[in-house]
RNA sequence: GCUCUGAUAGUUUAUAAAAACAUUGGCCUUGUAAGCCAAAGACUGGAGGCUCCAACCCUUCUCAGAGCU
Numbered sequence: 001g002c003u004c005u006g007a008u009a010g011u012u013u014a015u016a017a018a019a020a021c022a023u024u025g026g027c028c029u030u031g032u033a034a035g036c037c038a039a040a041g042a043c044u045g046g047a048g049g050c051u052c053c054a055a056c057c058c059u060u061c062u063c064a065g066a067g068c069u
Base pairs, nucleotide, nucleotide: 001068002067003066004065005064006063007062010021011020012019013018023039024038025037026036027035045061046060047059048058049057
């Protein structure tokens, strides 16, 4: 330099914006931990475009990883 893959909640993954852990509140306990119940959470890396409608399609930039030279 070229090609490919990825960037989503505090973290890791799915995708019909959902789950697990974490956070907050309550129950339980003499108390803590564990356990149970509930709640709050992301318009999906930035910008532009196509479209009635975009996390998803197109272009570009940034970052991370892999391969080739």
RNAcentral holds the sequence, with entries from ENA and Rfam. Transfer RNA from Phaethon lepturus, 69 nucleotides, folded computationally. Taxonomically the source falls in Phaethon (Eukaryota, Sarcopterygii, Amniota, Aves).